[in-house]
RNA sequence: AGUGGACUUUGCCACUUAAAAAAGGUAAUUAAGCAAAGAGCGUUUGACCCCGUUUAAACGGGGUUAAGGUUUAC
Numbered sequence: 001a002g003u004g005g006a007c008u009u010u011g012c013c014a015c016u017u018a019a020a021a022a023a024g025g026u027a028a029u030u031a032a033g034c035a036a037a038g039a040g041c042g043u044u045u046g047a048c049c050c051c052g053u054u055u056a057a058a059c060g061g062g063g064u065u066a067a068g069g070u071u072u073a074c
Stems, first nucleotide, its partner, number of pairs: 001016005007038005025074004033041001043068011
């Protein structure tokens, strides 16, 4: 200097052209990703719409919308 840790800023960590791993430790907990702020990408839940299977119930896939944005102890 570059790349990665979803995105922006700051920090932290790792690596050296690859895309993983790590980001104080332990134990629980959560769908919740390294931290803070922002945002709401992934993701979780509800409602509604479409398609498929089905007698139906129900299930699976896609979309819209609302909400959530891990927590605790040492």
The RNA shown here (Pistol ribozyme) has 74 nucleotides. Its Rfam family is "Pistol ribozyme". On this family, see Teplova et al., Angew Chem Int Ed Engl 2020: "Crucial Roles of Two Hydrated Mg(2+) Ions in Reaction Catalysis of the Pistol Ribozyme". The sequence is in RNAcentral, with records from ZWD. Its mean pLDDT, the model's own confidence on a scale to 100, is 84.